[in-house]
Context: one part of a larger RNA
Molecule: large-subunit ribosomal RNA, domain II
Organism: Candidatus Altimarinota bacterium
C1' cells in the first nucleotide's frame, strides 16, 4: 500500500412539545391478582394522574378576579379532552463513533542500577624509602651530620580486577549502548560474591531532577471507567422540491453558546408585499459658497507701534521702501464653518401588481473564521493580496464560453437527448471555428509595460511677422572716427569690476554678441552693401510615434508563429464564427389550473389528457423510494439441481431487478404486514491475507 471482513444517532424513561393515525366523550388504569400457560394475548383492580375555573402574596371572591378612592383604566381569565401508537426535537443517562495529557484507591516490584546491614573473596612484578630503631662522627649536654636497618603511604609504574575521556567503526547494528585503537584508577572514599533492609504523597542519592526490572518532574499492575475532551478525525443506499448564514445583542466572550435575522416544513388569515407609475413630505449629503467660525494672496485707505530727524534735555513737530487692528477692492481653504444646495435614499398616501413572493401561529435546522471587484469614507504613505464600515455583483454554494493559463473580472444560471438554428461577451493570417471593404495615422516591432523631464520625428490646426520696394540661409565685401570714454587698477585698450553709454563720418558699424591676450594684438557678432532668386520665421493646441528603461539559468514583458498602404492605431460600413444563453424537435419532473375515468368515510384521494410557470447548488428542511436481516401469513420454486460464485444478456431516471450459460450441491422465497446489531472508501481505523 493493496484485497477481503468488521467498523459510528442507538436504546431505556410513570419524562416534556409538536405532528399523523387509532379509541372513547370526560379519558385512563398503577402495582397487584385471576384463570391459562412455550410466550403473546384475556378478564378483574378507579389508589392515582390529566380534564372539568378562574383570579390574587393571601384572607378571599368567583365567569370573573386582582391592581385602586373609584362604576375609571389596566394584567390574568371567561376551558374540551384524554389514553394509546408511530414519527420529529428536547430532557436524564457512556447517548453518533474513536482519542488523551491526567485524578482517585487497591495491589505489585530493591533477582537490573542506589545506598546501608551482616557475612565472605580479590589486587602479578618492580620503583621510592616517612615515622622509628642501631652504629659512627659532633657537642659541656644538645642540635646537626655519615652508615645501617626499618618499611609508612586516599605514594609511584604497571598486569588481573574497575572505570569508560579521546578517535574511528557500527546506526535494518555482533550489540534496543556493542567493537577495534587509545587512555584513567590500580593498598584504596577500592573492587566484589552470596544473604538481608528502604516502596512511589514514597525511597536512594560525594545531587545529575540521577537511579528505582531496556518506563521516571513523580513507577508498574487491576480498578472507579464507556474519567473529561466548548478539540482533531471520522460518520455507510437512491431520487425529486426548497434552499442559507458568516450579521445584530450578550457572554471569564472572542475557533464555544443563547436570542434576534437569513433556510425550510404544516397550519391560518385572504389582508398584503417586493417593484413600478403618481402625489405629498423631512433634510443639510455630493457639489458650491465664503454672510458667520476659522484660515489666507495681492493691493488702497488708516488707528496705534517700531525707526529716524528735531531742541541742551522731555516733548510738540516732520520724515520714513518698516509692522500693523479696522475698513475697501482682489484671490483662495474646512470632517468638527454654511446666505445656499441636489441626485439618490427614506417616510406616507393613491393607483398597478407578480402561479403569494409579504403577515400570524407552531416544528426542524444550519449559521456566529467570510473572500475579491466596482463604488462612499475612515486608519495607513490617497502603501498593501492590509485593517475597518457603508454599498452592489460573484465567488462561498455556480458548472458553460471569454480573458494563453486563473475561486471573485467580461458573458451567461446547467432537468434529459440531438452530427437542428440565432446571438453574448470575444473573435475571424497560420495553430484555431469565422473577414472583407471605405478614409487615415504610426515605421518604433510602436503594437507587444512605467514617470518626472528632454528633442528641427511627423499628421492636424490655431495665432502672429518677414518677403519681387527681393525676404530666409549660404557665398563677396565692409564693420570706421573722436577713443585706450571716465574710474579702478601694475595692467584694464570694445571683451575682470564700478559708472556713463555721447558725439562724428556713413550704405552700415554697439563706449560694444562671443572667442582670444599679461594688457595690446587677432578672429567674430550685431549691422550695411552686393550676390542669388521665392519662399521663410516665431508662439500655441492637439493625434501617433523616440529618449528616459538596470536582475538575476538563452531568447521569456504578442499564448506561438508570424504581421509594416498590417495581421498595429483611430473612424465608419457590411458579413461571419462563438455559450450547457434563447430557440426547434422528443423525452422526464414539481407547483397551479383544468377536463376524463375509478375510489370514496363526500372533506377528498389515485390514474390518464391539456394548459402554464418552473427544476445549478453546500450547510440545512421537507417529500418519495431501492435493498439487507429477521418475524407472521403466503402463490410457489427446488438432486430434471436452491442458496451462493462466475460470465454473458436484457431493463428501470436511480438505489436495483429479471434472464441464460458454467461451478455449486441444500435450501430458497413473489407480494402484504411488522421488527432492526439494515446499507462503507477514507477515522495515522481494527483483524486477517498478500
Nucleotide at each position: 500500500g493493496c484485497c477481503a471482513a468488521c467498523g459510528a444517532g442507538u436504546u431505556c424513561g410513570u419524562u416534556g412539545u409538536a405532528u399523523a393515525g387509532g379509541g372513547c366523550a370526560g379519558g385512563u388504569u398503577a402495582a397487584g391478582c385471576c384463570a391459562g400457560a412455550u410466550u403473546c394475548a384475556g378478564g378483574c383492580g378507579g389508589a392515582g394522574c390529566c380534564a372539568g375555573a378562574g383570579c390574587g402574596a393571601a384572607a378571599g371572591c368567583g365567569a370573573g378576579u386582582c391592581c385602586g378612592a373609584u362604576a375609571a383604566g389596566g394584567g390574568c381569565g371567561u376551558u374540551u379532552g384524554u389514553c394509546u401508537u408511530a414519527u420529529g426535537c428536547a430532557c436524564g443517562a457512556g447517548a453518533c463513533c474513536c482519542g488523551a495529557a491526567a485524578c482517585c484507591a487497591g495491589g505489585u516490584g530493591a533477582g537490573c542500577a542506589a545506598a546501608c546491614c551482616a557475612u565472605g573473596g580479590g589486587c602479578a612484578g618492580g620503583c621510592u624509602g616517612a615515622a622509628c630503631c642501631c652504629c659512627g662522627a659532633g657537642u659541656g649536654a644538645a642540635a646537626u651530620c655519615g652508615g645501617g636497618g626499618g618499611a609508612a603511604g586516599g605514594g609511584u609504574c604497571g598486569a588481573a580486577c574497575c572505570a569508560g575521556g579521546g578517535a574511528g567503526u557500527g546506526c535494518a547494528g555482533c550489540a534496543a549502548a556493542a567493537c577495534u585503537c587509545u587512555u584513567g584508577g590500580a593498598u584504596g572514599a577500592c573492587c566484589u560474591g552470596u544473604g538481608g533492609u528502604u516502596a512511589g504523597u514514597g525511597u536512594u542519592g560525594a545531587a545529575a531532577u540521577u537511579g528505582c526490572u531496556a518506563u521516571c518532574g513523580a513507577a508498574c499492575c487491576u480498578g472507579g471507567a464507556g474519567a473529561u475532551a466548548g478539540c482533531u478525525g471520522g460518520u455507510u443506499c437512491u431520487c425529486u422540491c426548497c434552499g442559507a448564514a458568516a450579521u445584530a445583542u450578550a457572554u471569564u466572550u472572542a475557533g464555544g453558546u443563547a436570542u434576534a435575522g437569513c433556510c425550510u416544513c404544516c397550519a391560518g388569515u385572504g389582508a398584503c408585499u417586493a417593484g413600478c407609475a403618481g402625489a405629498a413630505g423631512g433634510g443639510g449629503u455630493a457639489g458650491a459658497g465664503c454672510a458667520c467660525u476659522g484660515u489666507u494672496u495681492g493691493g488702497g485707505g488708516a488707528a496705534g507701534g517700531g525707526c529716524g530727524a528735531g531742541a541742551a534735555a522731555u516733548a510738540a513737530u516732520c520724515g520714513u521702501a518698516c509692522c500693523a487692528a479696522c475698513u475697501c477692492c482682489u484671490a483662495g481653504c474646512a470632517a468638527a464653518c454654511u446666505u445656499c444646495g441636489a441626485a439618490u435614499a427614506c417616510u406616507u398616501c393613491u393607483g398597478u401588481g407578480a402561479c403569494u413572493g409579504u403577515c400570524u401561529g407552531g416544528g426542524g435546522a444550519g449559521u456566529c473564521a467570510g473572500g475579491c471587484u466596482g463604488c462612499g469614507a475612515c486608519a495607513g504613505c490617497g502603501a498593501a493580496g492590509u485593517g475597518c464600515c457603508g454599498u452592489a455583483g460573484c465567488c462561498g454554494c455556480g458548472a458553460g464560453g471569454g480573458a494563453a493559463a486563473g475561486a471573485g473580472c467580461c458573458c451567461a444560471g446547467a432537468c434529459c437527448a440531438c452530427c437542428g438554428u440565432c446571438u453574448a461577451a470575444g473573435g475571424u493570417c497560420c495553430c484555431a471555428a469565422a473577414u472583407g471593404g471605405a478614409a487615415u495615422c504610426u515605421c518604433a516591432g510602436u503594437g507587444g509595460u512605467a514617470a518626472a523631464c528632454g528633442a528641427u520625428g511627423u499628421g492636424a490646426g490655431a495665432u502672429u511677422g518677414u518677403u519681387u520696394a527681393a525676404a530666409c540661409a549660404g557665398c563677396c565685401a565692409g564693420g570706421a572716427g573722436g577713443u585706450u570714454g571716465g574710474c579702478u587698477u601694475a595692467g584694464a585698450a570694445g571683451c575682470a569690476g564700478c559708472c556713463a553709454c555721447c558725439c562724428u563720418u556713413u550704405a552700415a558699424a554697439a563706449a560694444g554678441u562671443g572667442c582670444g591676450u599679461a594688457a595690446u594684438a587677432g578672429c567674430u557678432u550685431a549691422c550695411u552693401g552686393g550676390u542669388c532668386g521665392a519662399a521663410c520665421g516665431a508662439u500655441u493646441u492637439u493625434g501617433c510615434g523616440c529618449g528616459g528603461a538596470a536582475a538575476a539559468u538563452c531568447c521569456a514583458a504578442c499564448g506561438g508563429g508570424g504581421c509594416u498602404u498590417a495581421a498595429g492605431g483611430u473612424u465608419c460600413c457590411a458579413a461571419c464564427c462563438g455559450a450547457a444563453g434563447a430557440c426547434g424537435u422528443g423525452g422526464g419532473u414539481u407547483g397551479c389550473a383544468u377536463c376524463u375515468u375509478g375510489u370514496u368515510u363526500c372533506g377528498a384521494c389515485a390514474a390518464g389528457g391539456u394548459g402554464u410557470a418552473g427544476c445549478g447548488g453546500u450547510a440545512g428542511g421537507a417529500g418519495a423510494g431501492c435493498g439487507u436481516u429477521g418475524u407472521a401469513g403466503a402463490a410457489g420454486c427446488a438432486g430434471u439441481g436452491a442458496a451462493g460464485u462466475u460470465c454473458g444478456g436484457a431493463u428501470g431516471u436511480g438505489a436495483g431487478u429479471c434472464c441464460g450459460g458454467a461451478u455449486g450441491g441444500a435450501g430458497c422465497g413473489a407480494c402484504u404486514a411488522c421488527a432492526a446489531g439494515u446499507g462503507a472508501g477514507a477515522a495515522u481505523g481494527u483483524u486477517g491475507g498478500c